[in-house]
């Protein structure tokens, strides 16, 4: 430094749910609450989903949502084997 990732420490996050809010929706955000996480920090270019609209239309466009679906780019905490 690089792989890796302990029943290690010290810490961090927060699913489903449930209130409050915003959005035609998918969903965001806050607070509560942990199923879970070694990047479950960050970013929508690709592919999956997902919502909204359009089109001579069993598909395809466009917009957008998803980073806790996979890929993929950039940062990071400790440090046993």
């Nucleotide at each position: 430094u690089u792989c890796c990732g302990a029943u290690a420490a010290a810490g961090g996050c927060a699913a489903a749910c449930c209130c409050g809010u915003c959005g035609c929706g998918a969903g965001g955000c806050g607070g509560g609450g942990a199923c879970g996480c070694a990047a479950a920090g960050c970013c929508a270019a690709g592919g999956a989903u997902c919502a909204g609209g359009c089109c001579g239309a069993c598909g395809g466009c466009c917009u957008g949502a998803c980073a806790g679906c996979c890929c993929g780019g950039c940062u990071a905490c400790c440090g046993a084997a």